Annotation: A computed fold for a 1390-nucleotide RNA from an uncultured bacterium, annotated as small-subunit ribosomal RNA. It matches the Rfam family "Bacterial small subunit ribosomal RNA".

[in-house]
């Protein structure tokens, strides 16, 4: 997070933990722990496996010392020639000690250290076996150790080679080799005894045979250490079994040494482990074979748990050593640092030949997002080898480098402002940043500097390490980032940007006011880190064991039979497999938990406890499954008897009806359609008689009636069959039920083969309709449609979108079919029950519709089958099919929805009511003509700008010559034409010169004003400086405020109760009425609001008051209501009256009403108007007016002059005048309302043919004046004619307004006399004092209406009625729409 809203399924997504991680950006300091997850890729260079002289021989070396030679320092004697003695050094030698490296011989190099390529396997877990087996060192213990031999390395010699290294001649040692003797006891065999088990058997013991060991060293010696055959042990293994261990059937068959068995090898030992032979088996749907991916486990993360995923590190087990093979030696190997082979690769070579194996520890290179020093030490633990000392050990301990992970600690602590500067933000007032910081006082962890200074080590040794620790100084000092901030999800403003740039885990944001991009303040959150990416568990009851579901949302097989599985009634007795309960063994250790102790806490670590299992074994118990036995009858089945049926297959047979042929009759037309037309017909159709062929179907009965497992079955009639239903209670005795594969059935198209073909009819031919018709309709027509055999195997295969079975759990009233009871026998009737088929409803159940004994209650069983939408029921593979095609069935990619139920409108070329000049019925117009007007286009320097279906368009504008004006050209101004604030100066204001189109520049002159506490204010003009002013510039889609229309329609709502899981429903709907949601009546509704109506205006009777300017009946006086008189009377205008369905008749529910009638000016709302609910059009409008943001400030302001808004090939609206005789012209002659007026309305005279002019009463107006109304009524003319009709246009002469009528006013007078002779498709008003017609009169206005907004006179026609058009209300109704059909949506192109 699906929708307007709602529930519901149902996906995706996100918050939480981890991690051998890796990237951004930052990075103070200890500890612990951890680091090739990729290439089992390739490796330079060092080291990782030696040791043992107390086995052994020979060599070499030092030291000692003997012996000789050699030497001659020296002594000493001398006859001086010389003789002796003679040390040191060299040489040699024999011994004795140490010592080095080869060798022989011994042990060890199968430990320990790496690494997961292989392996789905007895590899690995767990738990058995081994009566089928081995076992060096080490323990414990018995015995033995006599006595001879021949060799060989080394070494020397000689020969070959580049070298590795080799040949070959001599010589010599042992604890190296090999014989003999002896031999407990070990082995074979043979013959007994006991004792025990598990089938073959095993142990122990007795005899007889036969077989079979040994070494030596050390020491002075006591001894010690070793050999040899035995026997336990212990310890490490071999093998074997039971469970358990991933994925795919779009792998279903596999398998010949396979599976057994004799015999024979071979082993440590069983075995087809391997050979002959026999035999034909073994394994698999409880998933063989195969193909994929994988070391597995203790356990690690997760999770409430059950599961889920992982398998670094730590321990245990496996397999592996460039790559494949293959033995040898040994106690062990088929051996990482051993041999041999044989392929790759690197290296060395004199080209002949030769070395080599880092998955040991460091270390290169390549790979990779990524992973560390070619460092110390044997001090410690530990392992080899020795008697030992000792020697070795990249095992191990330690350091080093990395924030990679846990854990811990600082980066400072207290005070400190109604709160500083500074940024931000404001409504300008202030608020936030914030006690934060300045600033005072304090402390000193970690970092620096000086001193001591360890545990680890048992007597000696200390890599770590002068480390850890402890004191003692100085001094806040040198130590914070990262990501967020629209919802989810804590935490918000500004500004820039403007669908751009960008975000982004989902929903989504971004098109000028973004809490979402970027920046910034500010908050939020986590911290030496902090976010992202990537896995994985969770959340996800979203695969459901715990714990879902299939009538509509994804899901019941199209039916049925049945094998195998599965699950199964009622009672007795046993067994004990499952079940339970208890013991006993095992369940390494580490790891988890809990309790304790060590490191200053804590990560870590260490003692102890506890826990872990579909485990083994043993005793037990028997309720329940279960197995065995045996009894039962209700479940099922059988027999009887009786019963309905379109159940099914074959044969036969029958009427109607079409259609065709044949003949008679008749003679134009038939057909067919909305209306045609192809068709058919004078060669005789059609119609009508008669008579024949042929195929197919079975009218009425017939019916929510019946059969049947579905599919499906429909004249009779036989014949052959299958199933079902009652009644009875005779037999069996649980013989059930369901049912994966699997067999069969199976609508209709369809396909193969032969027949048959009347009617109909894809295809396909025409004729129609249409824009087009490949379709609907027509007129013909072949496959098919029937029948026989045979595929085919699917349907909305649905009585139901509802597997099968069983049980059970208020009813009511229909039906069909049996059976039983009451009426003595009886039709009916009534009651009871039993199947099958429909309706209505209780409880329950559902997301809701619904479903309720034919259940979607309420259990049990069994099968089927779903897991988001699209991609697809598609592909590829595989099995069926002649084919056409089915059945099985995905993935990549891509969407965040898809969807089911129900609600609220809206909408239908759905229904039902009802209304409106909506239509009909009339009348009068527009659209045709000229013209006035306003829009569009076009033009223009500018033609200002808004208004755009109804609802713009004589609309804003109740009046554009200048002004107005907002356009445009030109010439000017900049604190400005206008406000407010400050300073100067002037009172103000009036006259005038100059110049210029004006605006505007320059001047001259007159004038001294009010108020006062006497300081000074006020108001008005000029100048100057800035803050601002201005802006009819932008957004009406940011707004307020107006206003339009649906509509004066009859409607919109709320409180409170009810119903509904909700949304929303009731009320408001329903029968009646009305103009009306008016009123009455009913009703789970009962009130109210907002509107409807009435309250209000005007108009239509009349009644009091009041009579002036008004009125005049009677007196009086007049040319006159012109005076006096008067206020009856019209008439003004203030209070009332009057009408209410109140009466009377009918009629309706006796109601509301409704028809008619009396009376009455007026009758049913008297007429008219004002009054416009709750919302809709992002409906007008920023140019009445207010306003946010934006822009503009020598101009998008503001002054002027001119021009523009009045242009014209056109198009269109909305008027006016017309075409004429219901007329025009002339003469004459009545009868009005409404309003208006001093910057006016003018009267009367007079002048002018007139428009007006003069001059001059009266009215601030019921008093004066505008103001003669006109159509009308009398008379004369004209006489159907483009006229004596029309009056455009024009010219000509005049009038009036105003500073000015040229672009551009209005009038009048004479003259001209356009076009039209009643308007094409189309379309507007209007229902009574209406329409049509006639003047009149007002706003605006100086002047200028045909428009506008009022008045009043004359004075109709028609309406049957709602079926149609268009609009509106209610009610229901479908809906896949809800921006609401101007919707939504599909295909094809781009």
């Nucleotide at each position: 997070u699906u929708u307007g809203a709602u529930c519901c399924u149902g996906g995706c997504u996100c918050a939480g933990g981890a991690u051998g991680a890796a990237c951004u950006c930052u990075u103070g300091c200890g500890g612990c722990g951890u680091g090739c997850u990729u290439a089992a890729c390739a490796c330079a260079u060092g080291c990782a496996a030696g040791u043992c002289g107390a086995a052994c021989g020979g060599g070499g070396g030092u030291u000692a010392c003997u012996u000789c030679g050699u030497g001659g320092c020296g002594a000493u004697c001398u006859u001086c020639g010389g003789a002796u003695c003679a040390a040191a050094g060299c040489g040699a030698u024999a011994u004795a000690a140490c010592u080095c490296g080869a060798g022989u011989g011994g042990c060890g190099g199968a430990c320990g250290g790496g690494u997961g390529a292989g392996u789905a396997a007895c590899a690995c877990g767990u738990g058995a076996g081994u009566a089928a087996c081995c076992u060096g060192c080490c323990u414990u213990u018995u015995g033995c150790u006599g006595g001879g031999g021949a060799a060989u390395a080394a070494c020397u010699g000689u020969g070959g080679g580049a070298a590795a290294c080799c040949a070959u001649g001599g010589c010599u040692a042992a604890u190296a080799c090999c014989g003999c003797a002896u031999g407990u006891u070990g082995u074979g065999c043979a013959u007994g005894a006991c004792a025990g088990g598990c089938a073959u058997c095993u142990g122990u013991u007795a005899u007889g045979u036969a077989u079979g060991a040994a070494a030596g060293g050390a020491g002075a010696a006591a001894u010690c250490c070793g050999g040899c055959a035995g026997a336990a042990g212990a310890u490490g293994g071999g093998c074997u079994c039971g469970c358990g261990u991933c994925c795919g059937a779009u792998u279903a068959g596999g398998u010949a040494g396979u599976u057994g068995g004799u015999g024979g090898g071979g082993u440590a030992a069983c075995g087809g482990c391997c050979u002959a032979c026999c035999a034909a088996g073994c394994c698999c749907g409880c998933g063989a074979u195969c193909g994929g991916u994988a070391g597995c486990c203790g356990g690690a993360c997760u999770g409430a748990g059950a599961g889920g995923u992982c398998g670094a590190a730590c321990g245990g087990c496996c397999a592996c050593a460039u790559u494949g093979g293959g033995a040898c030696u040994g106690a062990g190997a088929c051996a990482c640092g051993g041999c041999c082979c044989a392929c790759a690769c690197u290296c060395c070579u004199a080209c002949g030949g030769g070395a080599g194996g880092c998955a040991g520890c460091a270390g290169u290179g390549g790979g990779g997002a990524a992973u560390a020093u070619u460092g110390g030490g044997c001090a410690a633990u530990g392992g080899g080898c020795g008697a030992a000392a000792g020697c070795c050990u990249g095992a191990c301990c330690c350091a080093g480098c990395g924030a990679c992970g846990c854990c811990g600690c600082g980066u400072g602590a207290a005070g400190g402002a109604c709160g500083a500067a500074g940024g931000c933000c404001u409504a300008c007032g202030g608020g936030u940043u914030g006690u934060a910081a300045a600033c005072u006082u304090c402390u000193u962890u970690g970092g620096g500097g000086a001193g001591g200074g360890a545990c680890g080590a048992a007597a000696a040794u200390g890599a770590c390490g002068g480390u850890a620790c402890c004191u003692c100084c100085a001094g806040a000092a040198c130590a914070a980032g990262c990501c967020a901030c629209g919802g989810c999800u804590a935490a918000c403003u500004a500004c820039g940007u403007g669908c751009c740039a960008g975000c982004a885990g989902c929903c989504g944001c971004g098109g000028u006011a973004a809490u979402a991009c970027g920046u910034a303040g500010g908050u939020g959150g986590c911290a030496a880190g902090c976010g992202u990416u990537a896995u994985c568990c969770g959340g996800a009851u979203u695969u459901a064991c715990u714990g879902g579901g299939u009538g509509u949302a994804a899901a019941g097989g199209g039916c049925g039979c049945g094998c195998a599985g599965g699950c199964g009634g009622c009672c007795c007795c046993a067994a004990a497999a499952g079940u339970c309960a208890g013991a006993u063994g095992u369940g390494a250790a580490a790891g988890a938990u809990c309790a304790a102790g060590g490191c200053u806490u804590a990560a870590c670590u260490u003692u102890g406890a506890c826990a872990u299992g579909u485990c083994a074994u043993c005793u037990g118990a028997a309720a329940c499954u279960u197995u065995g036995g045996g009894a039962c009858u209700u479940g099922a089945g059988u027999a009887u008897c009786a019963g309905a049926g379109g159940g099914g297959a074959a044969a036969g047979c029958g009427g109607a009806a079409u259609u065709c042929c044949u003949g008679g009759u008749g003679g134009a037309g038939c057909g067919g359609u909305a209306a045609a037309a192809u068709g058919c017909g004078c060669a005789g159709a059609g119609a009508u008689c008669a008579g024949g062929a042929g195929g197919a179907a079975c009218a009425c009965c017939g019916g929510u009636g019946g059969c049947g497992a579905a599919g499906g079955c429909g004249g009779c009639u036989u014949u052959c069959u299958g199933g079902c239903u009652g009644a009875c209670a005779a037999c069996u005795g649980a013989c059930g039920c369901u049912g994966a594969g699997g067999c069969g059935c199976g609508a209709a198209a369809g396909c193969g083969u032969g027949g048959g073909g009347a009617g109909c009819a894809a295809a396909c031919a025409g004729a129609a309709u249409u824009a087009g018709a490949u379709a609907c309709c027509c007129u013909g027509g072949u496959a098919g449609u029937c029948c026989a055999c045979g595929c085919c195997g699917u349907a909305a295969a649905c009585g139901g979108a509802u597997g099968a079975u069983u049980a059970c759990u208020g009813g009511g009233g229909g039906u069909a079919g049996g059976g039983g009871g009451u009426a003595u026998c009886g039709a009916c009737u009534c009651c009871c029950u039993c199947u099958g088929u429909g309706c209505c409803g209780a409880a329950g159940c559902u997301a809701a519709c619904g479903c309720g004994a034919u259940a979607a209650g309420u259990a049990a069983u069994c099968c089927a089958c779903c897991u988001g939408g699209g991609g697809a029921g598609u592909a590829c593979g595989g099995c069926c099919g002649c084919a056409a095609g089915g059945c099985u069935a995905a993935a990549a990619c891509u969407c965040a929805a898809a969807g089911g139920a129900a609600u609220u409108g809206a909408c239908g070329g759905g229904g039902g009511c009802c209304c409106g000049c909506a239509c009909a019925a009339g009348c009068a117009g527009u659209g045709g003509a000229g013209u006035a007007u306003g829009u569009g286009g076009u033009u223009u320097a500018a033609u200002u700008c808004g208004a755009u279906g109804c609802a713009a368009c004589g609309c804003g504008a109740a009046g554009a010559a200048c002004c107005u004006u907002a356009c445009c050209a030109g010439g000017u101004c900049u604190u400005g034409a206008c406000a407010u604030c400050c300073a100067a100066a002037g009172a103000a204001u009036c006259c005038u010169g100059a110049u210029g189109a004006a605006a505007g520049u320059c001047g001259g002159g007159a004038g001294u004003g009010c108020c006062u506490u006497a300081g000074g204010g006020a108001g008005c003009u000029u100048u100057g400086a800035g803050a601002c002013a201005g802006g009819u510039g932008g957004u009406g889609c940011a707004u307020g405020g107006u206003u339009g229309u649906c509509a004066u329609c009859a409607g919109c709502u709320c409180g409170u109760g009810u119903c509904g899981u909700g949304a929303g429903a009731u009320g408001u709907u329903g029968g009646g009425u009305u103009a009306a949601g008016u009123c009455c009546c009913g009703c789970a509704a009962c009130g109210a609001g907002c509107g409807c109506a009435a309250c209000c205006c005007u108009u239509g009777c009349u009644a009091u008051u009041a009579g002036u300017u008004g009125c005049u009946a009677a007196c009086a006086u007049u040319c006159a209501g012109a005076u006096g008189a008067g206020c009856a009377c019209u008439c003004u205008a203030a209070u009332g009256g009057g009408a209410c369905u109140g009466c009377c008749c009918g009629u309706g529910a006796c109601a509301a009403g409704c028809g008619g009638g009396a009376g009455g000016a007026a009758g049913g709302u008297g007429g008219g108007g004002a009054u416009g609910a709750c919302g809709u059009c992002a409906a007008a409008u920023c140019a009445u007016c207010a306003u946010g943001c934006c822009c503009u400030u020598u101009a998008u302001g503001a002054g002027c002059u001119g021009g523009g808004c009045u242009a014209c090939a056109c198009a269109c609206g909305u008027g006016c005048u017309a075409c004429a005789a219901u007329g025009g012209a002339u003469g004459g002659u009545a009868c009005a309302g409404c309003g208006a007026g001093u910057c006016g309305c003018u009267a009367a005279a007079c002048c002018g043919c007139g428009a007006g002019g003069u001059c001059a009463a009266g009215c601030u107006a019921a008093u004066c004046u505008c103001c003669u109304a006109a159509a009308g009524c009398c008379a004369u003319u004209c006489u159907c004619a483009g006229u004596c009709c029309g009056g455009a246009u024009u010219g000509c002469a005049g009038g009036c307004u105003g500073c000015a009528a040229c672009u551009c006013g209005c009038c009048u007078g004479c003259a001209u006399g356009a076009a039209g002779c009643c308007g094409g498709a189309a379309u507007c008003g209007c229902u009574a004092g209406u329409a049509a017609u006639c003047g009149u009169g007002g706003a605006u206005c100086a002047g200028a209406a045909u428009g506008c907004c009022a008045c009043g006179g004359u004075g109709a026609a028609u309406a049957c009625g709602u079926u149609c058009c268009c609009g509106g209300g209610u009610c229901u109704u479908g809906u896949a729409c809800u921006c609401a059909c101007c919707g939504c949506c599909c295909g094809u192109c781009a």